c-di-GMP-I riboswitch aptamer, 86 nucleotides, folded computationally. Rfam family: c-di-GMP-I riboswitch aptamer. The family has 155 seed sequences and 5,092 matches in Rfam 15.1. From the family's description: GEMM was predicted in a large-scale screen for bacterial structured RNA regulatory elements.
RNA sequence: UAAUUAAAAAGGCAAACCCGUCGAAAGGCGGCGACGCAAAGCUCUGGUGUCUAAUUAGUAUUCUAAACGACCGACCGGCUGCAUAA
Repeated sequence: UAAUUAAAAAGGCAAACCCGUCGAAAGGCGGCGACGCAAAGCUCUGGUGUCUAAUUAGUAUUCUAAACGACCGACCGGCUGCAUAA
């Protein structure tokens, strides 16, 4: 220095609920709040999967299909980073 394994946290992140806001929705952002997290940092323009259907198509107000919309706190991978020991 690199890889692997294990434990911890000075410092860090922040689920659900509720409030505000954006959005057709899924969901995002801010506040509040901690269920958890050693990558719960980034990447969905890496793969798989999941959610939604404004819009489009199917004679289409109801039904069905399809992301060009979302989710990395879905999993795997990639990139980067903190810290102690073996």